[in-house]
RNA sequence: GACUCGAAACGCCAAACCCGUCGCGAGGCGGGGACGGAAAGCCACGAGCCUCCGCGAACUGCGGAGGUAGUCGGGUUGCCGAA
Repeated sequence: GACUCGAAACGCCAAACCCGUCGCGAGGCGGGGACGGAAAGCCACGAGCCUCCGCGAACUGCGGAGGUAGUCGGGUUGCCGAA
């Protein structure tokens, strides 16, 4: 110095809910607010879940378009330095 790991320290992010706003919707953005988080930084590649449209007699189905990164996996970048 690097990897793994996660004690300490400086800090960081921000669930639900409320207000405003955008969207058919899932949901996004801003403010307040903290349930929590060592990547709760970023990426829609795989899966899951959710929304819209279409098909199907109907469904727990099929297809298309979208959302979710705080559902999981994967990729990538990063602060600190004890065991």

A computed fold for an 83-nucleotide RNA from a Gemmatales bacterium, annotated as c-di-GMP-I riboswitch aptamer. Its Rfam family is "c-di-GMP-I riboswitch aptamer". Its family is annotated with cyclic-di-GMP binding in the Gene Ontology. About the family: GEMM was predicted in a large-scale screen for bacterial structured RNA regulatory elements. NCBI's taxonomy places the organism under Bacteria, Pseudomonadati, Planctomycetota, Planctomycetia, Gemmatales. The model forms 95% of the base pairs in the Rfam consensus.